[in-house]
RNA sequence: GCGAGAUAGCUCAGAUGGCUAGAGCGUUGGAUUCAUAACCCAAAGGUCAGGAGUUCGAUUCUCCUUCUCGC
Numbered sequence: 001g002c003g004a005g006a007u008a009g010c011u012c013a014g015a016u017g018g019c020u021a022g023a024g025c026g027u028u029g030g031a032u033u034c035a036u037a038a039c040c041c042a043a044a045g046g047u048c049a050g051g052a053g054u055u056c057g058a059u060u061c062u063c064c065u066u067c068u069c070g071c
Base pairs, nucleotide, nucleotide: 001071002070003069004068005067006066009025010024011023012022018056027043028042029041030040049065050064051063052062053061
């Protein structure tokens, strides 16, 4: 310098700009059990890396910065 990426504690999806931002695992509570695990039900958990711009409206588009990976 070029390309890809940064979204929940972890691994990741999401987009054509508007639905309430989701899944699995994990955590917590409940149910079950003599008890534990497994299974089942529910809940909590998010400045969508940071800043600016465009727009009625940005996690999504544009620009800059930081960090990670590859060449």